[in-house]
């Protein structure tokens, strides 16, 4: 002076997963509200479905090739990388959950407030916020 790792703190990120309140009374439990997100559930309307099941949260669908099988590879629909857009690039394309059941759906009923992470660059545009002086 680089680089790589770990830690801590801002500023953020992927996700709906945030924020207030009361109460016991003792660092923790118990409730409520508002946001933001789901599921269920008329009449019209659509549909011919039912064990070869069927449904659902989520971007995460499908295909081709291997393999006895778990599973692996190669793409792909789709999704993501600090606000839009256009351009490179680079990364994900899971995983889980009802339980024989569920089309839409007004009232109306139920549910959730996690977990994981450190974020590319360029043009153009937009808009916040912070620090300092006076």
């Nucleotide at each position: 002076c680089c680089a790589u790792a770990g830690c801590g703190a801002u500023c953020g990120c992927c996700g709906a997963g945030u924020c207030c309140c009361u109460c016991c009374a003792g660092c923790g439990g118990a409730g409520g509200g508002a946001a933001c997100g789901g599921g269920g559930g008329a009449a019209c309307c659509a549909c011919c479905g039912g064990u070869a099941g069927g449904g659902g949260u989520g971007u995460a669908u499908u295909g081709c090739g291997c393999u006895c099988g778990c599973g692996c590879g190669c793409a792909u629909a789709g999704g993501c990388g600090a606000c839009u857009u256009c351009g490179a690039c680079g990364c994900c394309g899971a995983a889980c959950c009802c339980g024989u059941c569920a089309g839409c759906u007004a009232a109306c009923c139920c549910c959730g407030u996690a977990g994981g992470c450190a974020u590319u660059c360029g043009a153009a545009g937009a808009g916040a916020g912070c620090c300092g002086a006076c």
This is a predicted structure of a 134-nucleotide RNA (c-di-AMP riboswitch aptamer (ydaO/yuaA leader)) from a Dehalococcoidia bacterium. NCBI's taxonomy places the organism under Bacteria, Bacillati, Chloroflexota, Dehalococcoidia. Model confidence (mean pLDDT): 79 of 100. The model forms 96% of the base pairs in the Rfam consensus. Rfam family: c-di-AMP riboswitch aptamer (ydaO/yuaA leader). On this family, see Barrick et al., Proc Natl Acad Sci U S A 2004: "New RNA motifs suggest an expanded scope for riboswitches in bacterial genetic control".